[in-house]
C1' cells in the first nucleotide's frame, strides 16, 4: 500500500419522518417504477394511462375520499 472473508457503522430498496426487521451496496457502489402509441436495430426523445408517502409490518406528518358534532 493492494486483496479477500467477517462484524460495527454509513448508504440504499420510485414522493416526508419514527421503530422493528430482511435484501443489497461500502463510494467507478447499491439505488432512480410500469403499461401502450408514436419513432424505431436498439436507445434517445414525445404522446396518453396505472398503483403506492411501507422492500415487510405499525405510527406520525402531508395529500385525497365519505359521514358526523
Nucleotide at each position: 500500500c493492494g486483496c479477500c472473508g467477517u462484524g460495527c457503522g454509513g448508504g440504499u430498496g420510485u414522493u416526508g419522518g419514527a421503530g422493528u426487521u430482511c435484501g443489497c451496496c461500502u463510494u467507478g457502489a447499491a439505488u432512480c417504477g410500469c403499461c401502450c402509441c408514436c419513432a424505431a436495430g436498439a436507445a434517445a426523445g414525445g404522446g396518453g394511462g396505472c398503483a403506492g408517502a411501507u422492500g415487510a409490518c405499525u405510527c406520525c406528518u402531508a395529500c385525497g375520499a365519505g359521514g358526523g358534532u
About this RNA: The RNA shown here (Fluoride riboswitch aptamer (crcB RNA motif)) has 69 nucleotides and comes from a Candidatus Acidiferrales bacterium. NCBI's taxonomy places the organism under Bacteria, Pseudomonadati, Acidobacteriota, Terriglobia, Candidatus Acidiferrales. Of the family's consensus pairs, 100% are formed in the model.